[in-house]
Context: one part of a larger RNA
RNA sequence: CGCGGAAACUUGAGAAGGACCUUCCCUAGUACGAGAGGACCGGGAAGGACGAAGCUCUAGUGUACCGGCUGUUCCACCAGGGGCAUUGCCGGGUAGCUAUCUUCGGUUAGGAUAAGCGCUGAAAGCAUAUAAGCGCGAAGCCGUCUUCAAGAUAAGGUUUCAUAGAGUCGCGGGAGAUUACCGCGUUGAUAGGCUCUAGGUGUAAGCCCCGUAAGGGGUUCAGCCGAGGAGUACUAAUAACUCAUUUGA
Repeated sequence: CGCGGAAACUUGAGAAGGACCUUCCCUAGUACGAGAGGACCGGGAAGGACGAAGCUCUAGUGUACCGGCUGUUCCACCAGGGGCAUUGCCGGGUAGCUAUCUUCGGUUAGGAUAAGCGCUGAAAGCAUAUAAGCGCGAAGCCGUCUUCAAGAUAAGGUUUCAUAGAGUCGCGGGAGAUUACCGCGUUGAUAGGCUCUAGGUGUAAGCCCCGUAAGGGGUUCAGCCGAGGAGUACUAAUAACUCAUUUGA
């Protein structure tokens, strides 16, 4: 840009993916075989690699979370803290992101076949699975399964609307380089803040008590806290603008 205004939901021409493998048990120590050995068919149970999704568990990371520790410097000093030292070092760790973790998947009809095995059957009074005709028969082929898909220009369909709708702009996002996509914009819980809370760390400071002191105990399962959850208009989403809007060429 097209598909003859818009939104939502769709059909599927076509395309891509997938399709896997192993072991064990039962049938059965049966059929078979002198024995050694040892099945077809059928049923069941595990596992591997691969793939998809997810973070409940397990395990990582988690540089503006919590605690401990050292040196130095600053806050006049004590106490308590800030800075720097690889995030100063060490012990933990929410969300998110992850795998080693969790869940799931490769199933089953059906159709046409390969090698192969057949039926009927002439040419060629026989024979012959083949020449006419008709069957069975694979992890393979087509489908069944998953995803994309109407630029499928033969541009499909359905429903609803038609002063409809789309955009700029703003607040944001488990979306993202930008764009796009998704949510929200006061008729509002979109983000921040605040309150409560899950969760993390592990019992703050100050004061009191015991001890000469180092230190210990109480107040105190405290104090502090990022991303999680809920609530709440306190802050910011104000205001405004643009395009399009009809049946005609």
A computed fold for a 249-nucleotide part of an RNA from Candidatus Falkowbacteria bacterium RIFOXYB2_FULL_47_14, annotated as large-subunit ribosomal RNA, domain VI. The organism belongs to Candidatus Falkowiibacteriota, within Bacteria. It matches the Rfam family "Bacterial large subunit ribosomal RNA". Rfam links the family to the GO terms ribosome and structural constituent of ribosome. RNAcentral holds the full RNA, with entries from ENA and SILVA.